TPP riboswitch aptamer (THI element), 127 nucleotides, folded computationally. It was read from a public genome assembly, where an Rfam model found it. It matches the Rfam family "TPP riboswitch aptamer (THI element)". Its family is annotated with thiamine pyrophosphate binding in the Gene Ontology.
[in-house]
RNA sequence: ACUAACUCAUGGAAGUGCCUGCUUGAUGCAGGCUGAGAGUCGGUCAAGGUUGUUAUCAACCACAGUCCUUCAAUUCUUUAAACCUGAUCCGGAUUGUGCCGGCGUAGGGAAUGGGUGGCUAUUUUAU
Numbered sequence: 001a002c003u004a005a006c007u008c009a010u011g012g013a014a015g016u017g018c019c020u021g022c023u024u025g026a027u028g029c030a031g032g033c034u035g036a037g038a039g040u041c042g043g044u045c046a047a048g049g050u051u052g053u054u055a056u057c058a059a060c061c062a063c064a065g066u067c068c069u070u071c072a073a074u075u076c077u078u079u080a081a082a083c084c085u086g087a088u089c090c091g092g093a094u095u096g097u098g099c100c101g102g103c104g105u106a107g108g109g110a111a112u113g114g115g116u117g118g119c120u121a122u123u124u125u126a127u
Stems, first nucleotide, its partner, number of pairs: 001120001002118002005116006011077004017033006039071001042068002045065001048061005083108003089102004
């Protein structure tokens, strides 16, 4: 100098699903599956419901919902299957699921530096 593998620092990226039971106006509780991880703070929207009202309308509760976001743990970071798209995809299994496999040498996807180690080459020194 080069480089499998491991590792550190700083920066960056990413996902948080499915099922069952209980409770019933409460954005709840408990258990189970896969997984490294299935959390959390705040906000927006909101099917629908309740009450009042002649009506119009107003107030309240809100799908145990959607989206955005904070923090946390976790994973990944170009030698990239972390993760996203195709995808409301195909096959198999399951109570069910992005559970397993295919798709996949697909299209995207966040980097720099150092250390240990490995191996070869070169140089120097000693014997």